[in-house]
RNA sequence: GCAAGCGUAGUUUAGUGGUAAAAUGGCGGCUUCCCAAGCCUCAGUUGUGGGUUCGAUUCCCAUCGCUUGCU
Numbered sequence: 001g002c003a004a005g006c007g008u009a010g011u012u013u014a015g016u017g018g019u020a021a022a023a024u025g026g027c028g029g030c031u032u033c034c035c036a037a038g039c040c041u042c043a044g045u046u047g048u049g050g051g052u053u054c055g056a057u058u059c060c061c062a063u064c065g066c067u068u069g070c071u
Stems, first nucleotide, its partner, number of pairs: 001070007010024004018054001026042001028040003047063005
């Protein structure tokens, strides 16, 4: 330099056009003499910018970051 792939919650991952989800973690509560475990509840997330569409995590383009391959 060229090509391909990935980017979703603090962390690990689902979600192929119609209200973004689970586990774990965090706040609060219940239980307990206390702790742990358990139960309930709440909050938090689509890398960035555009385009297509009535509607985009999803499709398209660019850009940023990471990984891999070729030279």